[in-house]
Molecule: transfer RNA
Organism: Candidatus Peribacteria bacterium
RNA sequence: GGCCCCAUCGUCUAACGGUUAGGACAGCGGGUUUUCAAUCCGCUAACCAGGGUUCGACUCCCUGUGGGGCUG
Numbered sequence: 001g002g003c004c005c006c007a008u009c010g011u012c013u014a015a016c017g018g019u020u021a022g023g024a025c026a027g028c029g030g031g032u033u034u035u036c037a038a039u040c041c042g043c044u045a046a047c048c049a050g051g052g053u054u055c056g057a058c059u060c061c062c063u064g065u066g067g068g069g070c071u072g
Stems, first nucleotide, its partner, number of pairs: 001071007010025004018055001027043005048064005
């Protein structure tokens, strides 16, 4: 240099083009407990960036950025 794959809460990970963007762990608050742990309930928190297509985009297309793999 060429080709391919990936990018979503703090972390890991879901989501036919129409969702309140879901779950687990973590965090915060509360219940239980003499206290801690465990456990139960609740809350906070995310779509890499810019364009395009579409009535509608996390999802499809293009470009860029970052990461990974194969390879001359």